Record summary:
A computed fold for a 485-nucleotide part of an RNA from an uncultured bacterium, annotated as small-subunit ribosomal RNA, 3' major domain. The full RNA is in RNAcentral, with records from ENA and SILVA.
[in-house]
Context: one part of a larger RNA
RNA sequence: UGACGGGGGCCUGCACAAGCGGUGGAGUAUGUGGCUCAAUUCGAUGCAACGCGAAGAACCUUACCUGGCCUUGACAUGUAUGUGGUAGAAGGAUGAAAGUCUAACGACCUCGCAAGAGGAGCAUACACAGGUGCUGCAUGGCUGUCGUCAGCUCGUGUCGUGAGAUGUUGGGUUAAGUCCCGCAACGAGCGCAACCCCUGUGUCCUGUUGCCACCUCUUCGAGAGAAGAGAGCACUCUGGACAGACUGCCUCGCUUAAACGAGGAGGAAGGUGGGGAUGACGUCAAGUCAGUAUGGCCCUUACGGCCAGGGCUGCACACGUACUACAAUGCCCGGCACAAAGGGAAGCGAGACCGUCAGGUGGAGCAAAUCCCCAAAAACCGGGCCCAGUUCAGAUCGCCGUCUGCAACUCGACGGCGUGAAGUUGGAAUCGCUAGUAAUGGCGCAUCAGCUACGGCGCCGUGAAUCACUCCCAGGGCGUUUACU
Numbered sequence: 001u002g003a004c005g006g007g008g009g010c011c012u013g014c015a016c017a018a019g020c021g022g023u024g025g026a027g028u029a030u031g032u033g034g035c036u037c038a039a040u041u042c043g044a045u046g047c048a049a050c051g052c053g054a055a056g057a058a059c060c061u062u063a064c065c066u067g068g069c070c071u072u073g074a075c076a077u078g079u080a081u082g083u084g085g086u087a088g089a090a091g092g093a094u095g096a097a098a099g100u101c102u103a104a105c106g107a108c109c110u111c112g113c114a115a116g117a118g119g120a121g122c123a124u125a126c127a128c129a130g131g132u133g134c135u136g137c138a139u140g141g142c143u144g145u146c147g148u149c150a151g152c153u154c155g156u157g158u159c160g161u162g163a164g165a166u167g168u169u170g171g172g173u174u175a176a177g178u179c180c181c182g183c184a185a186c187g188a189g190c191g192c193a194a195c196c197c198c199u200g201u202g203u204c205c206u207g208u209u210g211c212c213a214c215c216u217c218u219u220c221g222a223g224a225g226a227a228g229a230g231a232g233c234a235c236u237c238u239g240g241a242c243a244g245a246c247u248g249c250c251u252c253g254c255u256u257a258a259a260c261g262a263g264g265a266g267g268a269a270g271g272u273g274g275g276g277a278u279g280a281c282g283u284c285a286a287g288u289c290a291g292u293a294u295g296g297c298c299c300u301u302a303c304g305g306c307c308a309g310g311g312c313u314g315c316a317c318a319c320g321u322a323c324u325a326c327a328a329u330g331c332c333c334g335g336c337a338c339a340a341a342g343g344g345a346a347g348c349g350a351g352a353c354c355g356u357c358a359g360g361u362g363g364a365g366c367a368a369a370u371c372c373c374c375a376a377a378a379a380c381c382g383g384g385c386c387c388a389g390u391u392c393a394g395a396u397c398g399c400c401g402u403c404u405g406c407a408a409c410u411c412g413a414c415g416g417c418g419u420g421a422a423g424u425u426g427g428a429a430u431c432g433c434u435a436g437u438a439a440u441g442g443c444g445c446a447u448c449a450g451c452u453a454c455g456g457c458g459c460c461g462u463g464a465a466u467c468a469c470u471c472c473c474a475g476g477g478c479g480u481u482u483a484c485u
Stems, first nucleotide, its partner, number of pairs: 002484001003482001005480001008478001010476004015470001019433005026324008034315002042053002064310007073128001077127007088105001091102004108119004130299002133297003139293001141288003144284001146282001151190006157166003170181003196276004201243005207237001210233002215230006246270001249264005326426001330385006342373003347366002352361003392423001397418007439462007
């Protein structure tokens, strides 16, 4: 100087407490361990692995296994030789396919009058290809984590024999090494903040595909009014510019003063308005050689390549993450409102018709502020159920179907009828959340033929409760102990 302390003191954080909802019990989905297996490919392993790589395992994917095949190879470059019935190839044989054997027909480009030469292609040989084989403890790059925590350093000066110290400590203050004051320090850099994006208010511009207040016309209607067309751009909205918030104003506190703190006015918004992007020096020989790149090592008729089938979906069991429930703030039936954000051409697919339904027929319109996906659901209104393993719950199983796809046996999703399991609120323990948050309701998208999505990423609707204590945990300063460095 650091590190450590079941030493001290200060500060912060959904860390505790207060509160709301869960997990741990049940069933199922999914990942993992284990076991099994010819194979159940590989990686990830406290936080920071376990709905993770995988934003799509029936074949393919696929890296694994079994079996059948190929050997300059599925792919690249080069050298040499050969090659016109050459390259290609209908067809035939065999086969599970790949492959192997055979084969009618039968070419191209450049130079040249032609002969021919060269090229492409093919064959043979050789250099080589190839390897998701090993090493993430040889690496690049990227990423996680401490942590959006407030820290990490440098130049010159000064102090110290030196390691080093000072600055960066101290008094206040802040979300902040934020700012102020003091000080042998004076300055500076990387971080903080701001500059960027979305959102909340207003003004101006814009006016179709958006809008419909006023005006005109038409249709329907007894009327109220409704629909359509025109005219219009007021309003909503689209998306561009600008304004707006700065402790600027007032009062009080601190006080020598500043920074700052508390309250108030005005304001759509007030003290960082809310959210995002943004991650300092470094730590964990953290993760990744299977995304790609790459050193070294290893394989080379195989550890490379092609194909068929199987496996990755196996199941005494254990754990993680979720979904659905156990019901009456509920379930069922009928009626009836109100979104946002997205997607659409080998696509989205309306009205109509058929089917109880999944779906089918059909094809209007739409490269989309125009058309379609599109029905929002919870909510609200009316009716039923009457506390029960039930009109709760829906696993499992049987039968019949629909769709995608070459193909749903292993191993797809969905529908109808029947069946109706466990489950009556969950031990020790443990997780999330401070506001448009939690909780709860639905909608969309990527991947994708289809889908095991209850996952992931977004969107909007309804919309709470509780807290200022610091005991636990974690982090950051300060001074201190130590036989450690």